RNA sequence: CCAGUUGGCCGGGCAGCCGCGCUUUGCAAGGGUCGAAAGGCCGCAAGGUGAGGAAAGUCCGGGCUCCACGGAAACACGGUGCCGGAUAACGUCCGGCGGGGGCGACCCCAGGGAAAGUGCCACAGAAAGCAAACCGCCUUCCUUGGAAGGUAAGGGUGAAAGGGUGGGGUAAGAGCCCACCGCGGUCUUGGCAACAGGGCUGGCAAGGUAAACCCCACCGGGAGCAAAACCGAAUAGGGAUGACGCGAAACGCGCAAGCGUUUCAGCCCGUUUCCGGGCCGGUCAUCCGGGUGGGUUGCAAGAGGCCGGGCGCAAGUCCGGUCCCAGAUGAAUGGCUGCCACGUUCCGGUGCAAACCGGGGCCAUACAGAACCCGGCUUACAGGCCAACUGGCAAA
Numbered sequence: 001c002c003a004g005u006u007g008g009c010c011g012g013g014c015a016g017c018c019g020c021g022c023u024u025u026g027c028a029a030g031g032g033u034c035g036a037a038a039g040g041c042c043g044c045a046a047g048g049u050g051a052g053g054a055a056a057g058u059c060c061g062g063g064c065u066c067c068a069c070g071g072a073a074a075c076a077c078g079g080u081g082c083c084g085g086a087u088a089a090c091g092u093c094c095g096g097c098g099g100g101g102g103c104g105a106c107c108c109c110a111g112g113g114a115a116a117g118u119g120c121c122a123c124a125g126a127a128a129g130c131a132a133a134c135c136g137c138c139u140u141c142c143u144u145g146g147a148a149g150g151u152a153a154g155g156g157u158g159a160a161a162g163g164g165u166g167g168g169g170u171a172a173g174a175g176c177c178c179a180c181c182g183c184g185g186u187c188u189u190g191g192c193a194a195c196a197g198g199g200c201u202g203g204c205a206a207g208g209u210a211a212a213c214c215c216c217a218c219c220g221g222g223a224g225c226a227a228a229a230c231c232g233a234a235u236a237g238g239g240a241u242g243a244c245g246c247g248a249a250a251c252g253c254g255c256a257a258g259c260g261u262u263u264c265a266g267c268c269c270g271u272u273u274c275c276g277g278g279c280c281g282g283u284c285a286u287c288c289g290g291g292u293g294g295g296u297u298g299c300a301a302g303a304g305g306c307c308g309g310g311c312g313c314a315a316g317u318c319c320g321g322u323c324c325c326a327g328a329u330g331a332a333u334g335g336c337u338g339c340c341a342c343g344u345u346c347c348g349g350u351g352c353a354a355a356c357c358g359g360g361g362c363c364a365u366a367c368a369g370a371a372c373c374c375g376g377c378u379u380a381c382a383g384g385c386c387a388a389c390u391g392g393c394a395a396a
Stems, first nucleotide, its partner, number of pairs: 001392010012340007020050008031042004052367001056378002059376005064224004069276007077220005082096005097111001098109004112215002117213002119209003134155002136151007163181006182204001183202008228297004238288007247264007266279003304323008343362008
């Protein structure tokens, strides 16, 4: 200098004038206006603050709110899937192991089980789960070509052909025998573990596929801020049809109507069993008709940010200090001007080139805007900056 890999950051700055949302303080006002009401809006000044790394997707996990269902177990359904750790939790993240890709830095993996069972492996091929002989090779017999026997080393088909390479042996061959590798068994070393290594031993049939069904291990209430709480107002707690239901027993009070208590039955947002609890006179569906659809809270001080230190390979965690950084509700942060910067383009100059200097034009031009909040994942992104590492080239 070129190419690449990983991680991080910015994605305009300054000033002036005018205009917005929220909030604090002071002054002013004690009134006006909208409204049925609850409640909202309206003045002046000063101060503070005001969209993102993804606010997007709504794919995960939670905080929070409400729900008569809760606890234990089993089944169903759904999710995850190597080991260890982090976390509020996760399908996330960190570290490691194994497998694959890459010269490498690094990147990827839907990574438990195929000897529990079932299914599938098309076509081609002799043969694709229990084997197999098309060509070929060898032996014998007959004879211009065929028959019998042996073989699975060579060739063909295929994604894959029943361990691989080499040697010996054989009629030709074959783990038939041997060496090494692979596989099974066993002992041992290191490691928390996944796993890695070593010794001994056995010639050793047992392919692939589970983002096929399945088996195993672990996890799992529902609905969601349009949750929910409060205030105000109004109506018709309306009508019709259909279905289900309209419980049982005992005791007490009461003249009666009826009221209360207990037990059993029935119901309680996957099913069943056990334990505990709750509800109990109307419920559900369709159609017709009427009223309301207003206001306030929820709503931002947090699993919070920043700085420093300790522990940890790291993800993170602990301690100390410091700060308050949107809260709208038809929805605020905008408009104008000047200068600077980046980028781009045109002209001129220097220079071998890369590039540099001067002048002019454009320059809010990437992806894109909170709406209960947080931790992630995924997707989009013009241009630019920083750091480390890998490969190559050149010089010294």
Bacterial RNase P class A from Shinella kummerowiae, 396 nucleotides, folded computationally. Rfam family: Bacterial RNase P class A. The family's RNA type in Rfam is ribozyme. Rfam links the family to the GO terms ribonuclease P activity, dimeric ribonuclease P complex and tRNA processing. It was read from a public genome assembly, where an Rfam model found it.